Overview
FMN riboswitch aptamer (RFN element) from Planctomonas psychrotolerans, 129 nucleotides, folded computationally. Lineage of the source: Bacteria > Bacillati > Micrococcales > Microbacteriaceae > Planctomonas. It was read from a public genome assembly, where an Rfam model found it.
[in-house]
RNA sequence: CACGUGCUCCGGGGACGGUAAAAAUCCGUACCGGCGGUGAUAGUCCGCGAACCCGACGGGGAAACCUCUCGGGUUGAACCGGUGGAAUUCCGGUACCGACAGUCAAAGUCUGGAUGGGAGAAGCACGCG
Numbered sequence: 001c002a003c004g005u006g007c008u009c010c011g012g013g014g015a016c017g018g019u020a021a022a023a024a025u026c027c028g029u030a031c032c033g034g035c036g037g038u039g040a041u042a043g044u045c046c047g048c049g050a051a052c053c054c055g056a057c058g059g060g061g062a063a064a065c066c067u068c069u070c071g072g073g074u075u076g077a078a079c080c081g082g083u084g085g086a087a088u089u090c091c092g093g094u095a096c097c098g099a100c101a102g103u104c105a106a107a108g109u110c111u112g113g114a115u116g117g118g119a120g121a122a123g124c125a126c127g128c129g
Base pairs, nucleotide, nucleotide: 001129003127004126005125006124007123008122010120015029016028017027018026030109031108032098033097034048035047036046037045043096044095051074052073053072054071055070056069058067059066060065078094079093080092081091082090100112101111102110
C1' cells in the first nucleotide's frame, strides 16, 4: 500500500414587512442549497440518498396488517458572454427550481414524521498478501 472482517465518530440550511377577520402560506423584498463524480471549484451536467408507489423472499401475527433485505417505478430547475489547454462548475450578467401531511388563507424558510433515516466523510483494530 492492496484486500477482507469488525468497530468508533461525523453526516441539512434558510425571513422580515404589508394587506386582511384570519396568511412566517397571498403581495413586496430577502434568505437557503445533502452526498459522490465530472481535464477547473456545480441547488439547475451525470449519478446517489431522502420522500411516495408497486412487487418478491424471509420474520412476527388468528387475521387485518407490521417489518428486514432486495428489485422496479415516480421524482425540480440555466442560459449568454469572458478567461483558459480544459469550466452549463470560476468571473460578469440575467434567470429558474425546491417531497409529503398539517394550518381560521394557498408553504423551499412554520409545525410534524425526524433525539428518525441516509448517500457518504474521517479514523481505529485484527487478519492476510
The prediction has a mean pLDDT of 85.